[in-house]
Molecule: Lysine riboswitch aptamer
Organism: pig gut metagenome
RNA sequence: GAUAGAGGCGCGGACUUCAUCAGUAUCGCUCGGAUAUUAAGGCAAUCGCCGAGUGUGAAAGGGAACUCCGCCGAAGUUAACGGAUCGCAGCCUUGGCACCGUUUUCUGGGCCGUCGGGAAAUACCCGCCGGACUGUCGCAGAACCUUCUGCGGAGCGCUAUC
Numbered sequence: 001g002a003u004a005g006a007g008g009c010g011c012g013g014a015c016u017u018c019a020u021c022a023g024u025a026u027c028g029c030u031c032g033g034a035u036a037u038u039a040a041g042g043c044a045a046u047c048g049c050c051g052a053g054u055g056u057g058a059a060a061g062g063g064a065a066c067u068c069c070g071c072c073g074a075a076g077u078u079a080a081c082g083g084a085u086c087g088c089a090g091c092c093u094u095g096g097c098a099c100c101g102u103u104u105u106c107u108g109g110g111c112c113g114u115c116g117g118g119a120a121a122u123a124c125c126c127g128c129c130g131g132a133c134u135g136u137c138g139c140a141g142a143a144c145c146u147u148c149u150g151c152g153g154a155g156c157g158c159u160a161u162c
Base pairs, nucleotide, nucleotide: 001162002161003160004159005158008072010071011070012069013068014067016065017064018063027055028054029053030052031051032050033049037045039094040093041092042091043090075107076106079103080102081101082100083099087097088096108134109133111131112130113129115127116126117125118124136153137152138151139150140149141148142147
């Protein structure tokens, strides 16, 4: 340097089904209100806007299960740059969120917990911190055929073969 592997509630993706989203949004009718409405500014619309009652009544995102696919920096994440023709909205501008790519920061892994963020949310996801567990290597000690104990490091690692 190349190839092949290991960690285990291991990681990610796709189809289908199911629950939730939600009796919510939308729409119809009736009544009332205001002249602004939003992340911010401006424009338009009154056949519009806001609210209440009543009737109708979703979907997407997120989640669970089976099956299949790709894998072991799997993957996630910080920041910057670029892209898409504009994905979110009546239109425009700014901003925010979301999607794709490149570079970059951090994290061995899953679990539990406080806090914070996202989300409709006691689900779930993400982040800092803490805790025990687990895999791996190093050091030291003890055992004695291969294991145990303690401390520490990080995947740019570890093991095997060439």